[in-house]
RNA sequence: GACACAUCAGCGGGAGAGUUCGUGAAGCCCCUCGGGGCCAAUCGACGCCGAAGGAGCAACCACCCCGGAAACUCUCAGGCAAAUGGACCGCUUGUGUGUA
Numbered sequence: 001g002a003c004a005c006a007u008c009a010g011c012g013g014g015a016g017a018g019u020u021c022g023u024g025a026a027g028c029c030c031c032u033c034g035g036g037g038c039c040a041a042u043c044g045a046c047g048c049c050g051a052a053g054g055a056g057c058a059a060c061c062a063c064c065c066c067g068g069a070a071a072c073u074c075u076c077a078g079g080c081a082a083a084u085g086g087a088c089c090g091c092u093u094g095u096g097u098g099u100a
Base pairs, nucleotide, nucleotide: 002099003098004097005096006095007094009092010091011090012089013088018046020045021044022043027038028037029036030035047080048079049078053076054074055073056072060068061067
């Protein structure tokens, strides 16, 4: 220096499901100044989603022992406008391991 794998960081991509009902702070609007209205905070109810994490089954891999294992299943956690997050994918740089 090359390739493969793992991984930190940066950049790009990245799905699903509630504009539900009630409550209603702040804010905004109206006002006859008494009040009234709107409302994705919050809290509660019901419904729903699977791609953080977690758990379960298992094809399969390995097998002397110890093991590994899905995007399937569950929905504890998380999520259901946007933003954030997001398994995973690609690129760049660094590090580690292995191979010739």
Molecule: Glycine riboswitch aptamer
Organism: Erythrobacter sp.